[in-house]
RNA sequence: GUAGCUUAGUCGGUAAGAGUGCCCGGCGCGUAACCGGGAGACCCGGGUUCGAAUCCCGGC
Numbered sequence: 001g002u003a004g005c006u007u008a009g010u011c012g013g014u015a016a017g018a019g020u021g022c023c024c025g026g027c028g029c030g031u032a033a034c035c036g037g038g039a040g041a042c043c044c045g046g047g048u049u050c051g052a053a054u055c056c057c058g059g060c
Base pairs, nucleotide, nucleotide: 001060004020005019006018007017013050022038023037024036025035026034043059044058045057046056047055
């Protein structure tokens, strides 16, 4: 080492958030801008624990 990209989240806890990009819609002369909505992520394998993105071990 977390969405395509850039990243927040470290005393383990209720739903993993944001920017940008992408998709749909609205507006509009307009594939721009703006507005609304949507999909999308915790490197892999074990361990500890009621519970792991978070702690431990190994791997790449």
Predicted 3D model of a 60-nucleotide RNA (transfer RNA) from Diachasma alloeum. Its Rfam family is "tRNA". Rfam's curators write: Transfer RNA (tRNA) molecules are approximately 80 nucleotides in length. The coordinates come from a structure-prediction model, not an experiment, and the mean pLDDT is 80.